[in-house]
RNA sequence: GGCAGGGUAGCUCAGCUGGUCAGAGCACGUGAUUCAUAACCACGAGGUCGCGGGUUCGAGCCCCGCCCCUGCUA
Numbered sequence: 001g002g003c004a005g006g007g008u009a010g011c012u013c014a015g016c017u018g019g020u021c022a023g024a025g026c027a028c029g030u031g032a033u034u035c036a037u038a039a040c041c042a043c044g045a046g047g048u049c050g051c052g053g054g055u056u057c058g059a060g061c062c063c064c065g066c067c068c069c070u071g072c073u074a
Base pairs, nucleotide, nucleotide: 001073002072003071004070005069006068007067010026011025012024013023019057028044029043030042031041050066051065052064053063054062
């Protein structure tokens, strides 16, 4: 350099034909429970969907360029 896969919450990931709120588990905060802690339960906060541009009434999803990670390859 070429090819393939990936980049979405603090972490691990879903989101499958473009539309209805951007979600789950863990972690975190508050409350409840307990003599107290843990576990369990309820509620809550947390996001530029890697960056920029394009298509579209509408983009995490389609197109173009770039950046980063993993693997293969000359």
This is a predicted structure of a 74-nucleotide RNA (transfer RNA) from a Pyrinomonadaceae bacterium. RNAcentral records the identical sequence in 2 taxa. Lineage of the source: Bacteria > Pseudomonadati > Blastocatellia > Blastocatellales > Pyrinomonadaceae. Its Rfam family is "tRNA". By type it is a transfer RNA.